Predicted 3D model of RNase P RNA and transfer RNA as a complex of 415 nucleotides. It holds a member of the Rfam family "Bacterial RNase P class A". Rfam classes the family as a ribozyme. The coordinates come from a structure-prediction model, not an experiment, and the mean pLDDT is 82.
Parts: sequence; C1' cells; structure tokens
RNA sequence: GGAGUCGGCCGAGCAGUCGCCGGGAGUAAUCCCGGAGGAAAGUCCGGGCUCCAUGGGCAAGGUGCCAGGUAACGCCUGGGGGGCGCGAGCCCACGGCCAGUGCAACAGAAAGCAAACCGCCGGAUUCGUCCGGUAAGGGUGAAAUGGUGCGGUAAGAGCGCACCGCGCUCGUGGCAACACCGAGCGGCAGGGUAAACCCCACCUGGAGCAAGACCGAAUAGGGAAGCGUUGAGUGCGCCCACACGAGCUUCCGGGUAGGUCGCUUGAGGCGUCCGGAGACGGCCGCCCUAGAUGAAUGACUGCUCUCGACAGAACCCGGCUUACAGGCCGACUCCCUAC
RNA sequence: CUCGCUGUAGCGCAGCGGAGAGCGCGCCUCGUUCGGGACGAGGAGACCGAGGGUUCGAUUCCUUCCGGCGAGACCA
Repeated sequence: GGAGUCGGCCGAGCAGUCGCCGGGAGUAAUCCCGGAGGAAAGUCCGGGCUCCAUGGGCAAGGUGCCAGGUAACGCCUGGGGGGCGCGAGCCCACGGCCAGUGCAACAGAAAGCAAACCGCCGGAUUCGUCCGGUAAGGGUGAAAUGGUGCGGUAAGAGCGCACCGCGCUCGUGGCAACACCGAGCGGCAGGGUAAACCCCACCUGGAGCAAGACCGAAUAGGGAAGCGUUGAGUGCGCCCACACGAGCUUCCGGGUAGGUCGCUUGAGGCGUCCGGAGACGGCCGCCCUAGAUGAAUGACUGCUCUCGACAGAACCCGGCUUACAGGCCGACUCCCUAC
Repeated sequence: CUCGCUGUAGCGCAGCGGAGAGCGCGCCUCGUUCGGGACGAGGAGACCGAGGGUUCGAUUCCUUCCGGCGAGACCA
C1' cells in the first nucleotide's frame, strides 16, 4: 500500500418564532417541565399481567450433541463433532432406520431378507447356443454390500494374511458431549431416507388490554328456528370423575358507540468495585426517561456540515428475523514492498 | 390492535414428493357459412408470490420475507 474477518457505536447539529400531546403551579390571564426507535416493523418464539368452578387421562403442538446462563425461551455463552476458507473466521433442525410401517420416478441385469447384461472361468454343443461358477473388471444410477497389496484359485471372492478403515469391550483424560499416535476381540456385521409416518427424552391448560373492572345513557329489554330439567351449558378436540345449574346456540329486528381505571417504576437504566473463561450474577451509589383514544413531536426563518438511510410508540418486557444513505472506533488475518 | 385464511396460464379452479404442471371460460389459426354466431379440428400461453434450506429429486416438506382477503365493540 492492497484485500478481508470480527466486535461496538453514531445515524445531521445549533438558535429563534408559532403550534400539537401529557404533567405541574395559579381564581384567571399565563408560566414552568417532559415528549419515538435501533429496529417503535414482522407478530416468529418466550414470559409478565388479566379473565375463564376443579382434577385426571387421551389427543394435539413444539424442542432435539453436551455443560452452563436466564423469570423463561426455539435466545445467549463456552465446549464437542461435521463442513467451508491459505488464514483471521464463518455455517450446521447435530437424538434414534438392530420397535414397527412406508418411499426410491427414469436408467439399470439387479434398489432390499439381493441380483448374472457385457466380460472372465469350467463343462456340453447340432457351433445357433445352453448349463454351472464368479461381484475382480465394464456399463446404469443420487445411491450397487469396505480400500490397497500379497497369497490363493479353473476364474474369482475377507477365502487367508499384512496395513488402513469399521464395530464391540476395557483402560486413560474430561462434569459431559467426546477424544486417544492405548490394549484386546471380531473378517466385516446393521445400504439410504425420520424438514416420511413413527419411537425415545423433555416442555406446553385456553384466550387475549376489543383481556378485564367500575360509573352512566338508550330500547320493542321484541320475533323465529334448533337443543335443553331423562341435565343443555359452564376450560374452545374427545372421554371420565366431581361441582354449579335453567337456560344455551343461530338468524332477523332494535338501541348506544360516553367517561374512569387497567397505563406505565420496570426481570428499569447509568457508574465504581467484586466473582466468573464467558453469557451472566452480586454489593453500593445516582437517575426517573412518551402515555394518546381520530390518536401528539410539526411548520417557518437564519447559520453550519460530509446535504441526511430505513422508518413512527398504542398493555409491558426478553429474544429472533427483516429494512437501513453514510460515518466513526477497537481487535485480528492474508498478500506485496521497503528498512 | 388482536386473530384466522389465502397466493398455480388473462379470469375462475384442481393437483400436496418423481406428469412435458392439468380442467373450464377466454385468446390465435383453419374448416363450415353469402357474412357473423354456434359447432368441429389444431395451437399458443404459467419456470406454481419471492429468497434460503431438507431430499437423488420440491407446486407439494421446513423456514424467512412480500401481497391479498375475512372476522372481532358494548347493551338487551
């Protein structure tokens, strides 16, 4: 100098005037204070909160290497194994097809308790071919029953042997996943597929702030059908037990669309120190930081710059995912050159 | 705001691991007719909303986005 990897942060600024939403002071005029994001987004997970008599079983759904973190998680951290990259690093739904069932188009001789198309070898032969052996070679396929070499054989074959690979048992290290350039045994077994049904282990009750509570207003507190006191309905799929129990569901018609609470102080931020490899945890101190309900953060003016991306809270948190002009900081890797 | 459904030719739909992705209407060409319609024969037209993954193989299974549609207030 070039190329790249990982982590973190910012995401126009300042001033003036006039407005908008919320809070406070004041009899009032008026004054003072606060006012979007890292994703407020998608609603994909996990919780809090609130309501739904209770308990059990089945069903249904989810997660899936190990250990830890956490309120919890499908998230995070660290580790193991596999894959990619020269490397820093990045990616992985990564339990089980010796419980059972299913699937594999086309091609190919053969696709699952194997199989002989060509070839090779032996035999027969009417010389067309037929019978038998053979998975070493060819060919097909996404996939064809370990690999190399030597021996062996009619030709071959784990048929035998050596090494590699594989499986099992033990040992060693590790909490564990797992590892071993440790030992022994086994000729080699159990082809693939579970984001196929399924099995195993673990987890999950359902609904959602239009949850729910209170005050107030209005009416035809109306009609029809079905099911119900032999028990409907009450925890939304099914069953059982137990309790409450006279209404319940659908359609047609009518009325009101007002207020208060829930509503923001919370698994909350910031800082020092301590524990831990880390995620994170602990002690102490400081801070209070939007709460609307047709729904607020805008308009204009002046100055400056690198001319400004994605985008707007609606009950609240923890994550994930997706979108994002441009800029800054830190750590690290590879290549070239010079000293 | 919450919850649910859905996306396949121009339009309306089927297909849910292996087809050249089908069907109806519509469109094009030819025949028939004096001409048109109807009818008959033939044909074109979709890479299955987009990206990624699982699989030998994906419209189909999983996942992340994008678009469309629907339902939900209270009283009696």